[in-house]
Transfer RNA from Bombella intestini, 72 nucleotides, folded computationally.
Taxonomically the source falls in Bombella (Bacteria, Pseudomonadati, Pseudomonadota, Acetobacteraceae).
Its mean pLDDT, the model's own confidence on a scale to 100, is 82.
RNAcentral records the identical sequence in 2 taxa.
The RNAcentral record of the sequence draws on Rfam.

RNA sequence: GGAUGCGUAGCUCAGCGGUAGAGCACUGCCUUCACACGGCAGGGGUCACAGGUUCAAUCCCUGUCGCAUCCA
Numbered sequence: 001g002g003a004u005g006c007g008u009a010g011c012u013c014a015g016c017g018g019u020a021g022a023g024c025a026c027u028g029c030c031u032u033c034a035c036a037c038g039g040c041a042g043g044g045g046u047c048a049c050a051g052g053u054u055c056a057a058u059c060c061c062u063g064u065c066g067c068a069u070c071c072a
Base pairs, nucleotide, nucleotide: 001071002070003069004068005067006066007065010024011023012022013021018055026042027041028040029039030038048064049063050062051061052060
């Protein structure tokens, strides 16, 4: 320098045009003498960034950035 894949909650990941979700973690309550486990409820996201297509974009297209792998 070129090719491919990935970037979504604090962490690990789903979702691949039509209101953004799960597990773990966090907060409150119940339970306990207390802690843990368990139960119920809740908070937390400019979907890497910018532009484009579309009635509508996390999803499609283009560019940029970062990471990983491969080729030279």